[in-house]
Large-subunit ribosomal RNA, half A from a bacterium, 1631 nucleotides, folded computationally. The RNAcentral record of the full RNA draws on ENA. Its mean pLDDT, the model's own confidence on a scale to 100, is 81.
Context: one part of a larger RNA
RNA sequence: GGCUAACGGUGGAUACCUAGGCACAUAGAGGCGAUGAAGGACGUGGCGACCGACGAAACACUCCGGGGAGCUGGAAGCAAGCAUUGAGCCGGAGAUAUCCGAAUGGGGCAACCCCAAGGACUCAUUUUAGAGUAGCAAACUCAGCGAACUGAAACAUCUUAGUAGCUGAAGGAAGAGAAAGUAAAAACGAUUCCCCCAGUAGCGGCGAGCGAAGCGGGAACAGCCCAAACCAAGAAGUUUACUUCUUGGGGUAGCGGGACAGUCACCAGCGUACAGAGAAACUAGACAAAGCAGUUGAAAGCUGCACCAGAGAAGGUGAAAGUCCUGUAGUCAAAAGUAACAAAGGCGCGACUGAAUCCCAAGUAGCACGGAGCACGUGAAAUUCCGUGUGAAUCAGCGAGGCCCACCUCGUAAGGCUAAAUACUCCUAUGUGACCGAUAGUGAACCAGUACCGCGAGGGAAAGGUGAAAAGAACCCCGAGAGGGGAGUGAAAUAGAACAUGAAACCGUUAGCCUACAAGCAAAGGAAGGACGAUUGAACGUCUAACCUUGUGCCUGUUGAAGAAUGAGCCGGCGACUGAUAGGUUGUGGCGGGUUAAGGUGGAAAGCCGGAGCCAAAGCGAAAGCGAGUCUGAAAAGGGCGAAAGUCACAAUUUAUCGACCCGAACCCGGGUGAUCUAACCAUGUCCAGGAUGAAGCUUGGGUAACACCAAGUGAAGGUCCGAACCGACUGAUGUUGAAAAAUCAGCGGAUGAGGUGUGGUUAGGGGUGAAAUGCCAAUCGAACCCGGAGCUAGCUGGUUCUCCCCGAAAUGUGUUGAGGCGCAGCGGUAGGCAAUAUUCUAUGGGGGUAAAGCACUGUUUCGGUGCGGGCUGCUCACGCGGUACCAAAUCGAGACAAACUCAGAAUACCAUAGAAAGUACUACCAGUAAGACAGUGAGGGAUAAGCUUCAUUGUCAAGAGGGAAACAGCCCAGACCACCAGCUAAGGUCCCCAAAUAAUAGCUAAGUGAUUAAGGAGGUGGGAGUGCCCAGACAACCAGGAGGUUUGCCUAGAAGCAGCCAUCCUUGAAAGAGUGCGUAAUAGCUCACUGGUCAAGCGCUCCUGCGCCGAAAAUGAAUGGGACUAAGUUAUUUACCGAAGCUGUGGGAUUGAUCUAUCGAUUAAUCGGUAGGGGAGCGUUCUGUUGUAGGGAGAAGCUCUAGCGGUAAGCAGGAGUGGACGAAGCAGAAGUGAGAAUGUCGGCUUGAGUAGCGCAAAUAUGUGUGAGAAUCACAUACCCCGAAACCCUAAGGGUUCCACCGCAAGGCUCGUCCGCGGUGGGUCAGUCAGGACCUAAGGCAAAGCCGAAGGGCGUAGUCGAUGGACAACGGGUCAACAUUCCCGUACCGUGAUUAGUUGGUGCAGGAGGACGGAGAAGGCAAUCGCCAGCUGGAGAAUGGAAGUUCCAGUGCAAACUAGCGAGGUUAUGAGAGGUAGAGAAACUACCUUGAGCUGAGCAGUGAAUCCGGCUUACCACGGUAAGUCAGUGGUAGAUGUCAAGCUUCCAAGAAAAGCCCUAAACACCAUAAACUAAUGAUGCCUGUACCCGAAACCGACACAGGUGGGGUGGUAGAGAAUACCGAGGGGCGC
Repeated sequence: GGCUAACGGUGGAUACCUAGGCACAUAGAGGCGAUGAAGGACGUGGCGACCGACGAAACACUCCGGGGAGCUGGAAGCAAGCAUUGAGCCGGAGAUAUCCGAAUGGGGCAACCCCAAGGACUCAUUUUAGAGUAGCAAACUCAGCGAACUGAAACAUCUUAGUAGCUGAAGGAAGAGAAAGUAAAAACGAUUCCCCCAGUAGCGGCGAGCGAAGCGGGAACAGCCCAAACCAAGAAGUUUACUUCUUGGGGUAGCGGGACAGUCACCAGCGUACAGAGAAACUAGACAAAGCAGUUGAAAGCUGCACCAGAGAAGGUGAAAGUCCUGUAGUCAAAAGUAACAAAGGCGCGACUGAAUCCCAAGUAGCACGGAGCACGUGAAAUUCCGUGUGAAUCAGCGAGGCCCACCUCGUAAGGCUAAAUACUCCUAUGUGACCGAUAGUGAACCAGUACCGCGAGGGAAAGGUGAAAAGAACCCCGAGAGGGGAGUGAAAUAGAACAUGAAACCGUUAGCCUACAAGCAAAGGAAGGACGAUUGAACGUCUAACCUUGUGCCUGUUGAAGAAUGAGCCGGCGACUGAUAGGUUGUGGCGGGUUAAGGUGGAAAGCCGGAGCCAAAGCGAAAGCGAGUCUGAAAAGGGCGAAAGUCACAAUUUAUCGACCCGAACCCGGGUGAUCUAACCAUGUCCAGGAUGAAGCUUGGGUAACACCAAGUGAAGGUCCGAACCGACUGAUGUUGAAAAAUCAGCGGAUGAGGUGUGGUUAGGGGUGAAAUGCCAAUCGAACCCGGAGCUAGCUGGUUCUCCCCGAAAUGUGUUGAGGCGCAGCGGUAGGCAAUAUUCUAUGGGGGUAAAGCACUGUUUCGGUGCGGGCUGCUCACGCGGUACCAAAUCGAGACAAACUCAGAAUACCAUAGAAAGUACUACCAGUAAGACAGUGAGGGAUAAGCUUCAUUGUCAAGAGGGAAACAGCCCAGACCACCAGCUAAGGUCCCCAAAUAAUAGCUAAGUGAUUAAGGAGGUGGGAGUGCCCAGACAACCAGGAGGUUUGCCUAGAAGCAGCCAUCCUUGAAAGAGUGCGUAAUAGCUCACUGGUCAAGCGCUCCUGCGCCGAAAAUGAAUGGGACUAAGUUAUUUACCGAAGCUGUGGGAUUGAUCUAUCGAUUAAUCGGUAGGGGAGCGUUCUGUUGUAGGGAGAAGCUCUAGCGGUAAGCAGGAGUGGACGAAGCAGAAGUGAGAAUGUCGGCUUGAGUAGCGCAAAUAUGUGUGAGAAUCACAUACCCCGAAACCCUAAGGGUUCCACCGCAAGGCUCGUCCGCGGUGGGUCAGUCAGGACCUAAGGCAAAGCCGAAGGGCGUAGUCGAUGGACAACGGGUCAACAUUCCCGUACCGUGAUUAGUUGGUGCAGGAGGACGGAGAAGGCAAUCGCCAGCUGGAGAAUGGAAGUUCCAGUGCAAACUAGCGAGGUUAUGAGAGGUAGAGAAACUACCUUGAGCUGAGCAGUGAAUCCGGCUUACCACGGUAAGUCAGUGGUAGAUGUCAAGCUUCCAAGAAAAGCCCUAAACACCAUAAACUAAUGAUGCCUGUACCCGAAACCGACACAGGUGGGGUGGUAGAGAAUACCGAGGGGCGC
């Protein structure tokens, strides 16, 4: 380390439960609100917060009923109370009801701020009284506006759909509604809703689709009122007779009615929608039968003996209760309130005749054009509505009946009202469920629309169970605690609060066996050894496993996966073919014609009623029509279609329409939310150390006739220069699971400008903004985000869950905006029925034009013969005649080639007939497939390349296991129902691995060829054929000869066999070249050919062929499978054996057929590989009926273990333990019904891993203390760091983080005694600070007004709105924590009062002023923890110097006064004042007079004998307190502060309003007042105020190297706010 067992931990599955949901049913109610709603904020209790209740009358008040003993909510505890004089509680009616909210006095950032208020008088407005409107609310209703995705396999008409959405309005319902109707020769009689008609008639790129109406059956029923004619009265007008108007009467219809004229009748009847006596009901309640004992922790269970029942519904009680409790059946009950029903009553209503006249709804109907809506898309398009234009008739009229016309029929428009039947459910009550049971059911069983996320719209969780009862563990022990061990409670504590059951992953402890020479999906089959047990029992079982054999996970998707193609870390839970409607088919059942629908009845049942309707019962035809036939046709012909019982219900399957098996887009559209980021703009503020350069202009000098020009100075311009802050982002490195979702470090660019920045505001998605990059618009941008349409669509990918049995494909044809999709056909299954066809074999008979072959045709082609014709050439004056080793038609002979040649022509294949074997056609329904792969053969393409590609054909794989080929889908053999330690074979094998021959015979090979290839090469070797030489002696070897003419001739310097050329003879001889080679200058020399001898038998050459050899080089280590082999290689022949899931044997199972059998079953024959797919039979889960079941505390479900099953499997029993309350089986039924995979989902737990890391390298060390514990806390002493910050103040933002005490679980990247953490308590004090009670900017809102389908958009007066204007306080002290706020001291401002004094004042109105830019220069003053010196006081030398030129400390505001000083600024070019001008004052302007002021930082004095500070002394709780004493001067530097809103200069020409000041006339009021001045003594509202603020408290998910506006900002060096080092102050960065 592995396996196993036991015991634990972790975790929270399972089973059980339910407090909460879900879906319905029946009733009710269908609104609330200016009498202030819905919804909230803030409060209210004796005790903190929360929920509920309530509202300053605040856990409640009053009255009336009920009720009858306890009560003060959840919610304990403590405290204090209430109640039989009737509490609490329940019901009814009242009272109160803060603030916000329609919000309504004005304003506003909701829950806040501000104003007004009473009385009298006057004026104006009409006022008063009673009503109404507004805002909210779930669906339903009507109306206005109105999409898109989608479907049409694209898309535009069309569809989705008048849907979603937005908007307006109303009601309990709404809308519609009493015929200018529907119909059709018959009629009906308002509307609405249901069934049916009917998926019909129709509409429709006649595509996809859309889709009525009349009738019929039901529910419910209800009808009326006006206008007009006419009459009367009144009024007005005029043309004096009428008209118009108002009121009353009259009157309301289509066999037309009414007026009008006449006649008759009449208070009875009918109707009623008005009214509301009364009964009943609702809102609290009351009475209500009957049981005990034993058992048990507990009884209701069981046992025993009883009882009630108009009550055996239900819930509770320590388990399961008719008789224990609450209740139930039944019977009663309301002071008060409520609305429906409803009697009186009120109200309405008469008939007939007549026909002359009058009336009967006008910019209407109709028509034209443009649209919409009707099922109806412009169509022949009626009917209805809208817009523009035109424009009738009046009953002898008018409209309709699907263009139009006629006839006929029906109706009577242009006015109005009208219940019920119908739709819906935010809400109340009751009840039900083959609905859920904590990953389910609502998102929410629990303090959930919460926590949390987001600027916002919006999104949105997790989380139930001790026990019957807290009896919640007194006490003891260990421990700092946490935690644990005892004791005790309890039936049980392994029920102990992290609490019932308690699975798995995962982590342990103990024990048995195995494991350190052994290679791989980790198992399976065998098999020693070791260790155990005692039961579902004897051939007993369990654990471990040395060694041997076989063996490349699962899923998906593919031609093909171990694949290095996809998916899964592991475990547990959840997770996908469903439902509605309508068809087809099949099965079962009813009836034989079948059957009802809506509806009625009924207990929400079953059933009954209901016959409208549907299907069938007759078809054919375009139709008229005919009819078992009919159509076509001339036809009595032929042919087509017909001539057979169905229907309803249930179930299965399949199709269509719906989301339609589940998950998954990118998109499109609608309505909203966002400019706290960023872009641009508007308004108002603010910022830019320091240095440099030196434009214009000006002055002076020179110069010119005068300019010009020159020089010096002055001056201070600039999208000027250098360079910090600030803004940016060019380069490199680091970082890249970061410190950081864009930074750091080192450099870099701009830095007075088109500059940066703060605050407030504007612009919004089909849009904005953009110095323009498709950039930016909240970490999102070629069209933001949120919600909705929406479950969009997805010919695409992934996933799709238990078992067994039978059959079993395809990867082809054709069409396709088709190619990875789909339709039809092909191939599969199931069922039927038939024996007509298909298939195989045999036999027979056919046609063919392929292979091969051939050349007769068509073409190609070589040689030869003859050779038309031509070329060349000779002769010729010409005609012409010759020659030809040139070309060559045609023809002849010989030899060839062909997919698009065939004279001839197979094998196979195909067709037909006959026979045999044998489930094949056909029909209906249900599919899948339409990516194929390799191999052989025949071909095309390619290169006669490809594991290439395209066909044909066969096979295998696919979907096929087994044996062989070492391993190896497609090759060879062979088709697996199961078992067997039986036999025989196939391919292939037989030395060992490894089963079988070290077999046989005859050869070959010598190369380890076997066990890689070619051209080419080679006396390798075997065989064959041919040919030559050879005993008259071959071949080889050895011995000898190899000569002479001659050095042939020529040539040459030479050439003698042997440089070269010609010739190449003769002689001798056995043989010997005018020479084969070497050699020499040339000779010489050697040698060969040739000959003889020796030897003795074969020797050469050519061709064919078997087996070998060379040719033969690749990258980590070998490539017959290895060892090895001379056969164990190879050829041929032969025998034996091995060898598979083949065949056989034995046993068993299943399917189908046949036969037998009443059934069960038996016999027999064949069959049983299998993906997609079809069919069949079962197992299991939850719930329902049986069921108040059997069983169950003497122990249910669940969980763990277990050796049973004559179960094939899914599975099912029995037993043991745990558990502590439920719960089977069987027979039926209904489904949220079975998981291993979906980068699934939720939770838990591993691994990685004790690994990376612990967030700027400013730095720590020691001692002491505290404490259980100290690197980290406190104190002390050193050291180090920042110091234009890492210090101090503040705006925003945050919100208690501030201070003190106590604490250390968690948070703090370590630790912790510490903390920005937890607990408790405390802390923020203002007339003057900031904001409001003042003002206005951009901008917002918005009376009036304008515009717009609606919502709404603009907008004047006005009102809000600071970032600006206006505006009165300073110093010191004090608390643990606040101070310009408290205290001390000294001031000022407003208001009112009193006193004194003065005067016309106030409002309205007018005016001035407020009041403004950039840059620059010079000067004054002075802040200053500045510097220097003086003075006062103090410190001290341990170790190098040093008692001095050492070190440390050393004040005073505002206001007022000035009799004070004052740089300056402005001003004699006139400060200030006065006067005149216009009806009119000031101002302005003009003129006149006079003549020196006005302003101003700062300084000085008082304030100030206080206070502050230093030192000393005393005390101390160590934090301080008290007393005493003392210097408190001079000089210098000097801003960016201030004088100063000044001055100079420039062009780009630089807010508004109020406070404050002035004012004539007119007007109003007052003068009984009002205003002003001075003094005195009073008075002064609301909000903020703690703390952090370059950060550990803000924005960045963090105690984050980032970001964050304004003010202060010392010293030395330095130009400087650079930089370096230091001070005050703060830190050493939480390993």